RNA sequence: CAUACUAGCUCAUUUGGUAGAGCAAUCGACUCAGAAUCGAUGGGUAACGGGUUCAACUCCCGUGUAUAA
Numbered sequence: 001c002a003u004a005c006u007a008g009c010u011c012a013u014u015u016g017g018u019a020g021a022g023c024a025a026u027c028g029a030c031u032c033a034g035a036a037u038c039g040a041u042g043g044g045u046a047a048c049g050g051g052u053u054c055a056a057c058u059c060c061c062g063u064g065u066a067u068a069a
Base pairs, nucleotide, nucleotide: 002067003066004065005064008023009022010021011020017054025041026040027039028038029037047063048062049061050060051059
């Protein structure tokens, strides 16, 4: 100096309009039982602090962490 930071994990969310998927977890169905499969449910004030705006994961500033040079 650059990039990244969003659910337990991996990641979406696009020109600012009120946050989602897959896996995992829990419950149920199926089975003598288990696995697999199918269905449902819970879980995040978006790294932290400010600013702009009617409204910010999104734009601006600072701080922190990680990666690369």
Transfer RNA from Aphanothece sp. CMT-3BRIN-NPC111, 69 nucleotides, folded computationally. Model confidence (mean pLDDT): 82 of 100. Its Rfam family is "tRNA".